This is a predicted structure of a 470-nucleotide part of an RNA (small-subunit ribosomal RNA, 3' major domain) from a metagenome.
Context: one part of a larger RNA
RNA sequence: UGACGGGGGCCCGCACAAGCGGCGGAGCAUGCGGCUUAAUUCGAUGCAACGCGAAGAACCUUACCUAGGCUUGACAGUUGGGGAAAUCUGGCAGAGAUGUCAGGUCCGCAAGGGCCCCAAAACAGGUGGUGCAUGGCUGUCGUCAGCUCGUGUCGUGAGAUGUUGGGUUAAGUCCCGCAACGAGCGCAACCCUCGUCGUAUGUUGCCAGCAAGUAAAGUUGGGGACUCAUACGAGACUGCCGGGGUCAACUCGGAGGAAGGUGGGGAUGACGUCAAGUCAUCAUGCCUCUUAUGUCUAGGGCUGCACGCAUGCUACAAUGGCCGGUGCAAAGGGCUGCGAUACCGCAAGGUGGAGCGAAUCCCAAAAAGCCGGUCUCAGUUCGGAUUGGGGUCUGCAACUCGACCCCAUGAAGUCGGAGUCGCUAGUAAUCGCAGAUCAGCAACGCUGCGGUGAAUACGUUCCCGGGCCU
Numbered sequence: 001u002g003a004c005g006g007g008g009g010c011c012c013g014c015a016c017a018a019g020c021g022g023c024g025g026a027g028c029a030u031g032c033g034g035c036u037u038a039a040u041u042c043g044a045u046g047c048a049a050c051g052c053g054a055a056g057a058a059c060c061u062u063a064c065c066u067a068g069g070c071u072u073g074a075c076a077g078u079u080g081g082g083g084a085a086a087u088c089u090g091g092c093a094g095a096g097a098u099g100u101c102a103g104g105u106c107c108g109c110a111a112g113g114g115c116c117c118c119a120a121a122a123c124a125g126g127u128g129g130u131g132c133a134u135g136g137c138u139g140u141c142g143u144c145a146g147c148u149c150g151u152g153u154c155g156u157g158a159g160a161u162g163u164u165g166g167g168u169u170a171a172g173u174c175c176c177g178c179a180a181c182g183a184g185c186g187c188a189a190c191c192c193u194c195g196u197c198g199u200a201u202g203u204u205g206c207c208a209g210c211a212a213g214u215a216a217a218g219u220u221g222g223g224g225a226c227u228c229a230u231a232c233g234a235g236a237c238u239g240c241c242g243g244g245g246u247c248a249a250c251u252c253g254g255a256g257g258a259a260g261g262u263g264g265g266g267a268u269g270a271c272g273u274c275a276a277g278u279c280a281u282c283a284u285g286c287c288u289c290u291u292a293u294g295u296c297u298a299g300g301g302c303u304g305c306a307c308g309c310a311u312g313c314u315a316c317a318a319u320g321g322c323c324g325g326u327g328c329a330a331a332g333g334g335c336u337g338c339g340a341u342a343c344c345g346c347a348a349g350g351u352g353g354a355g356c357g358a359a360u361c362c363c364a365a366a367a368a369g370c371c372g373g374u375c376u377c378a379g380u381u382c383g384g385a386u387u388g389g390g391g392u393c394u395g396c397a398a399c400u401c402g403a404c405c406c407c408a409u410g411a412a413g414u415c416g417g418a419g420u421c422g423c424u425a426g427u428a429a430u431c432g433c434a435g436a437u438c439a440g441c442a443a444c445g446c447u448g449c450g451g452u453g454a455a456u457a458c459g460u461u462c463c464c465g466g467g468c469c470u
Base pairs, nucleotide, nucleotide: 007470008469009468010467011466012465013464015460016459019423020422021421022420023419026314027313028312029311030310031309032308033307034305035304042053043052064300065299066298067297068296069295070294073123078121079119080118081117082116083115088103089102090101091100092099093098106113107112125289126288128287129286130285134283135282136278137277138276139274141272146185147184148183149182150181151180152161153160154159165176166175167174191266192265193264194263196234197233198232199231200230201229202228206223207222210221211220212219237260240254241253242252243251244250316416320375321374322373323372324371325370326369332363333362334361337356338355342351343350344349382413387408388407389406390405391404392403393402429452430451431450432449433448434447435446
């Protein structure tokens, strides 16, 4: 000077408390450990690994295993030589890669070009090792309020001061004081979005008034009022009033206002810490392989199952299950695409093809909700695992190993021990919708979108983490 203390003081945070809902018990899904295996590729391992890299493993992917091939190589570029251009078409062998036989041919007037073959050497190639050699990127403390510098002053010096003190704030935020005076990186603001109003513009959007029209419908003429869309502005600043306060910063209450004291949310992450993570995104030093640790192919594996853990989904029911009717979103996606009306099928789906590169058409039904009916507390009309049979779709191909539909089957489960997690408002809880990846899909995941919509916070003694002074 720091760090630490079951030392002290002050102060924060869903940290505790007060509440609401879960997890831990069951079944299933996914990830991990372990075991197994020819292989079950590799990485990630307290918080900060474990629905993580993976926004999608049947082949491919694929890095792993087995087997069969190749050796200047699957890919790049140099030199020399050759060519019937190459690609291609057909036959045969083969699991295929490939081999073999036959056919066949380019552009340019030319030089030559493209492509292929042969030879040679340098070389290519490596998802091989080292993240403890590195760059870049990322996580974390933590959106915590801190971290520093110049000059001056003090100290022999390490260093101190400033940055401490009194108030105040979400904040090293601001005010006052002070051997300090200033400054920088952070905080805040500037950016995006939501909430109010105005102006401009009205198509594909809208429909108040005026007409036409229909079973119904902005359907048509028309209109710019409204909604909405797209731009540009206004608006909130403790500005005003009152109390407190050093008549400072600020704080409490009020008015007006769509919004009030940072209005809600996002983006934004200081100096640094963890030799944190990543050599398998990429790049890269060194080491290493070079008829193989490179490369091509077929099949298998990454999906294996006495078991343990993590994250989820579905339930155990009556605030519910089932059946019928009825009502209201937002945000997205669509041409190798979305696919309406209609018809067929119990259904998954099929036939067919209107319209739409989309404020126009389609995906598209929103669901919970509301109105009726039924079930009457039971392992049930709860729950849906598992298994048998039959199908549909995608795809060269669903055996290992896809999703979905129908019939049958109907398991565990009656609210979960010790313990533990999330959340302070349009939040939790609950309900559905869309998208990326993607032929299809193991998505119950992830990222967004809206609908319905709570309870509680006395307080800071205690647990955890953090800041300042000592």